[in-house]
Predicted 3D model of a 71-nucleotide RNA (transfer RNA) from Candidatus Sungbacteria bacterium RIFCSPHIGHO2_01_FULL_54_26.
Its mean pLDDT, the model's own confidence on a scale to 100, is 86.
It matches the Rfam family "tRNA". Rfam's curators write: Transfer RNA (tRNA) molecules are approximately 80 nucleotides in length. Its family is annotated with triplet codon-amino acid adaptor activity in the Gene Ontology. By type it is a transfer RNA.
The source organism's lineage runs through Bacteria, Bacteria candidate phyla and Candidatus Sungiibacteriota.

Order: sequence, then structure tokens, then C1' cells
RNA sequence: UGCGGGGUGGAGGAGAAGUACCUCGCGAGGCUCAUAACCUUGAGACCCGGGUGCAAAUCCCGGUCCCGCAA
Repeated sequence: UGCGGGGUGGAGGAGAAGUACCUCGCGAGGCUCAUAACCUUGAGACCCGGGUGCAAAUCCCGGUCCCGCAA
């Protein structure tokens, strides 16, 4: 410098137009003599800016960061 892939709650991943889902973690409650396990419940996220569109995490443009390949 070119090409490709990616950035989503605290962590790891899904979701590719119509209210964002799962696992773990965290808070509360239940169960228990108690802890763990188990059950219920809650808080918590779309990298940034613009565009299209009734509607954008999703499509388009630019930026930025990470990974891979080539040089």
C1' cells in the first nucleotide's frame, strides 16, 4: 500500500429491514439447617458520522479500530 473478514449488555456468540435473542456472569426472591446446584425475576448492548427508506444492528458512502492474506 492492495484485497478480504470483522466491531452487538461485563464475557463469548446469534440476528442481514419491522420492538435485539442465547449461554455464562451480576443483583433480588424461592428452595435448603447452610452452601452449591436448581427454579423465578431484574438491570445491562448494536464502533463513529452521514445517506436511502414509512421503518436501519441489518442496505449504501465516509471515518476509525481489530484480524487474515499479498507485497